Predicted 3D model of a 75-nucleotide RNA (transfer RNA) from a Thermoanaerobaculia bacterium. Its Rfam family is "tRNA". Rfam describes the family as follows. Transfer RNA (tRNA) molecules are approximately 80 nucleotides in length. By type it is a transfer RNA. Taxonomically the source falls in Thermoanaerobaculia (Bacteria, Pseudomonadati, Acidobacteriota). The same sequence occurs in records of 3 taxa. The prediction has a mean pLDDT of 84.
Order: sequence, then structure tokens, then C1' cells
RNA sequence: GGGGGGUUAGCUCAGCGGUAGAGCGCCUGCUUUACACGCAGGAAGUCGCAGGUUCGAAACCUGCACCCCCCACCA
Repeated sequence: GGGGGGUUAGCUCAGCGGUAGAGCGCCUGCUUUACACGCAGGAAGUCGCAGGUUCGAAACCUGCACCCCCCACCA
């Protein structure tokens, strides 16, 4: 340098162009003498960044950044 995959909640990951979700974790309550388990509820997102297309973009297009894999080049 070329090709492919990835970037979404604290973590691991879902998510057909039409209100952003789950599990685990965290917080509060119930339960318990207390803790754990269990049950109920809650908080937490500029969807990597910037543009574009569209009535509408996490999703489609372009550029850039970062991570992983392969190939090529140099040494």
C1' cells in the first nucleotide's frame, strides 16, 4: 500500500430505513437477625468522528480514526 471483518449502556453482544434492546453488572425497595439467593422497580447511549442520500439513518453512500485477520512491498 491492497482486501476482508469490527466500533451500539460499565462488560459481552443483539438490533428488517420507522420510539435504541437483552444478559451480566450497578442503584432502590421487598424478603432475611444479617448476608446470599429470589422477586419488583430504576439509572445508565452525541449508536467511533465528519459529511451526504432520505419525509425519516445505528442501518444506505463518501471520507477519516482506532482494533483484528489476510496479501503485497521495504528492511